The prediction has a mean pLDDT of 84. The RNA shown here (SAM riboswitch aptamer (S box leader)) has 107 nucleotides and comes from Ureibacillus chungkukjangi.
RNA sequence: CUCUUAUAAAGAGCGGUGGAGGGAAGUGCCCUAUGAAGCCCGGCAACCAUCACAGUAAUGUGAAAAGGUGCCAAGUCACGCGAAGUGGAUACUUUGGAAGAUAAGAG
Numbered sequence: 001c002u003c004u005u006a007u008a009a010a011g012a013g014c015g016g017u018g019g020a021g022g023g024a025a026g027u028g029c030c031c032u033a034u035g036a037a038g039c040c041c042g043g044c045a046a047c048c049a050u051c052a053c054a055g056u057a058a059u060g061u062g063a064a065a066a067g068g069u070g071c072c073a074a075g076u077c078a079c080g081c082g083a084a085g086u087g088g089a090u091a092c093u094u095u096g097g098a099a100g101a102u103a104a105g106a107g
Stems, first nucleotide, its partner, number of pairs: 001107007013041001015040003021031003026079003042072003047068002050063005076099001081096006
């Protein structure tokens, strides 16, 4: 980097450092000197791994949070493509997808 599977409306700092950017990309809309990113500490969650119970097994339920990751503004911040519905219409609602994210596995 590509492919497969699963997940996503919940949760998480009034700390230190740092100094201007950040929210994937486009459009929009936001956050930010009442300090952005990054780093440290802290925290959240429970995908893998661990433990217990049930099961021939696949697997299910539960526990814990020391290990491997992840995450800590806004629904994945919203939308872009398709379908259905509403509306005179810009548009709105629902839903599927695309794209992206994370985990696990494969190449």

The sequence was found by an Rfam model in a public genome assembly. The source organism's lineage runs through Bacteria, Bacillota, Bacilli, Caryophanales and Ureibacillus. It matches the Rfam family "SAM riboswitch aptamer (S box leader)". Rfam links the family to the GO term regulation of gene expression.